[in-house]
Context: one part of a larger RNA
RNA sequence: GGAUGAACGCUGGCGGCGUGCCUAAUACAUGCAAGUCGAACGAGGCCCUUUGUAUUCGUACGAAGGUGUCCUAGUGGCGAACGGGUGAGUAACACGUAGGUGACCUGCCCCGAAGCGGGGGACAACUCCGGGAAACUGGAGCUAAUACCCCAUGAUCUCCAUGGUGUUAGAGGACCAUGGAGCAAAGGAGCAAUCCACUUUGGGAGGGGCCUGCGGCCCAUCAGCUAGUUGGUAGGGUAAUGGCCUACCAAGGCUAUGACGGGUAGGGGACCUGAGAGGGUGGUCCCCCACACUGGAACUGAAACACGGACCAGACACCUACGGGUGGCAGCAGUAGGGAAUAUUGCACAAUGGGCGAAAGCCUGAUGCAGCAACGCCGCGUGCGCGAAGAAGGCCUUCGGGUUGUAAAGCGCUUUUCGGGGAGAAGAGAAAGGACGGUAUCCCCGGAAUAAGGAUCGGCUAACUACGUGCCAGCAGCCGCGGUAAAACGUAGGAUCCGAGCGUUAUC
Numbered sequence: 001g002g003a004u005g006a007a008c009g010c011u012g013g014c015g016g017c018g019u020g021c022c023u024a025a026u027a028c029a030u031g032c033a034a035g036u037c038g039a040a041c042g043a044g045g046c047c048c049u050u051u052g053u054a055u056u057c058g059u060a061c062g063a064a065g066g067u068g069u070c071c072u073a074g075u076g077g078c079g080a081a082c083g084g085g086u087g088a089g090u091a092a093c094a095c096g097u098a099g100g101u102g103a104c105c106u107g108c109c110c111c112g113a114a115g116c117g118g119g120g121g122a123c124a125a126c127u128c129c130g131g132g133a134a135a136c137u138g139g140a141g142c143u144a145a146u147a148c149c150c151c152a153u154g155a156u157c158u159c160c161a162u163g164g165u166g167u168u169a170g171a172g173g174a175c176c177a178u179g180g181a182g183c184a185a186a187g188g189a190g191c192a193a194u195c196c197a198c199u200u201u202g203g204g205a206g207g208g209g210c211c212u213g214c215g216g217c218c219c220a221u222c223a224g225c226u227a228g229u230u231g232g233u234a235g236g237g238u239a240a241u242g243g244c245c246u247a248c249c250a251a252g253g254c255u256a257u258g259a260c261g262g263g264u265a266g267g268g269g270a271c272c273u274g275a276g277a278g279g280g281u282g283g284u285c286c287c288c289c290a291c292a293c294u295g296g297a298a299c300u301g302a303a304a305c306a307c308g309g310a311c312c313a314g315a316c317a318c319c320u321a322c323g324g325g326u327g328g329c330a331g332c333a334g335u336a337g338g339g340a341a342u343a344u345u346g347c348a349c350a351a352u353g354g355g356c357g358a359a360a361g362c363c364u365g366a367u368g369c370a371g372c373a374a375c376g377c378c379g380c381g382u383g384c385g386c387g388a389a390g391a392a393g394g395c396c397u398u399c400g401g402g403u404u405g406u407a408a409a410g411c412g413c414u415u416u417u418c419g420g421g422g423a424g425a426a427g428a429g430a431a432a433g434g435a436c437g438g439u440a441u442c443c444c445c446g447g448a449a450u451a452a453g454g455a456u457c458g459g460c461u462a463a464c465u466a467c468g469u470g471c472c473a474g475c476a477g478c479c480g481c482g483g484u485a486a487a488a489c490g491u492a493g494g495a496u497c498c499g500a501g502c503g504u505u506a507u508c
Stems, first nucleotide, its partner, number of pairs: 002508003006505005013380006019373002021338001026336003030333003035078003040075002043072003047066008085291003095215007104208003109204007117151004126141006157182009187196003217263003224254003229251008266288004270281004293314004316327004344370001346369003352366001353364004383413004393404004418446006427436001453498005458479003464493005474481002
């Protein structure tokens, strides 16, 4: 000199675009952050029509029908594994990169082939009877389905056996043939056509699992480490390979090219600096990983060992009728605490995207916007011209004058900005529909009006005098200043540098 997620001091006019708990992965009041489908299903409600009884003529209680339309607690489907947060752990195939998978999976989506026949029994809701303070829960009875089960059909699907083909380092896994065995399904809307679903299967796309080479921290004041350890056989387990797990057998495996141990740390794209080599960093944005009060083991599912699911244990907190229960902001706001320090309990689903739905649409603290903060970068302004051999005041003075200084006043001009008034978007692909927003922008009017500070001035280092102080008070990045004329302290005048900032501190 450059840089920063900065902080502190003094100061502070505007706009655009960004950024904003680096500390306690501390504890959390409150609200919201994941729902949706009635075109899967029964039921209930509302509504409409007809009608009965009562009637204070408002209506109330029933019965039958319609459900075209509306609402929903429950069953069922899909979603909830995405999106959002954080960086505690992790020195590891976690990440990056290049490969492998002859060891694999894949809901929704796309293309292709085939199918969708028959039957059955339940359980919620509901009714009745209970238990409990509550959370919730027990018993009896009824009922529907795209919920569940059985049978049928069935292959180029799976398995077994036999035979064959070809590739390969290697075939139980690719392909072909024969025989045998096994396994499917669901309906809904519509007058219909048809559409949407469903089942089995081949392929694709996108996504994922696993394996491997290479690469990237510190300490040798860590030198030896290891028994599922290293390998084999057999089995289990998995979508799949594998000591992943088990039994048996062998005695191996790693290490100075740093094993093992300890410390530190999420990794990368990138960012800062530097001519580069290199050094430092990993905040915002993107990709990957890990975590979700702490620890553990699982269920469901195409996918989780699952932030706003469930179970167990623990700590903590809350409710309690003391028997027992409830909770998890490292989602968005917000609170307390910690700290030098970091924002609103805002608006909207209008756009983009996501979930569900045939659709209308609903949900979406993702997102789009607004609010706060000079935290950063960039831009603009605080006026422009003329105006004295030069007012006053201040400061200095050799008392002549010098300087502040064209600076002010004064005269003329302009209106960025500001204030007032008016018009007023694009963003919304064919109608309507805009949170932002009466915003941006444009026009008119007014008046220099609303807007300058900070640090420094001994040398490094641009900028000097006076007074005060007297090794005091103080300054200071280094050298060093201050003990009676201090350009180094303090104040004033002047000057220098930068400017809505300027300095200081911290770090690279």
A computed fold for a 508-nucleotide part of an RNA from an Anaerolineales bacterium, annotated as small-subunit ribosomal RNA, 5' domain. Its Rfam family is "Bacterial small subunit ribosomal RNA". NCBI's taxonomy places the organism under Bacteria, Bacillati, Chloroflexota, Anaerolineae, Anaerolineales.